The RNA shown here (Glycine riboswitch aptamer) has 97 nucleotides and comes from uncultured Agathobaculum sp. The RNAcentral record of the sequence draws on MGnify. The coordinates come from a structure-prediction model, not an experiment, and the mean pLDDT is 81.
């Protein structure tokens, strides 16, 4: 430093309703949540060399336009609203670099 393991600690939203099922749980309808994964963006920076403008001319300048570009911002697609489970990230150790 790590996209790898293992322990630890870890939040938010209805134990909502109908319906199947002996349960775990499935199917449906409405509210909800953001911290698996996903989306979508900013200035600078760099690309491009598309326009435009100075010029005697350029592939150089200078303005534009276009792309690349983050998060815990968004979105709420997934996924999540009792416990289990999962959980971004944060801290210790192994392993590797």
């Nucleotide at each position: 430093g790590u996209g790898a393991c293992u322990c630890u600690g870890g939040a938010g939203a209805a134990c909502g309703c109908u319906c199947c099922g002996a349960a775990g749980g499935g199917a449906g309808c409405u509210g909800c949540c953001g911290a698996a994964g996903g989306u979508g963006c900013a200035a600078a920076g760099c690309g491009u060399g598309g326009c435009g403008g100075a010029g005697g001319g350029g592939a150089a300048c200078c303005g534009c336009g276009c792309g690349c570009c983050a998060a815990u911002c968004u979105c709420u697609c997934a996924g999540g609203c009792a416990a289990a489970a999962g959980g971004a990230c944060a801290g210790a150790g192994u392993g590797c670099g």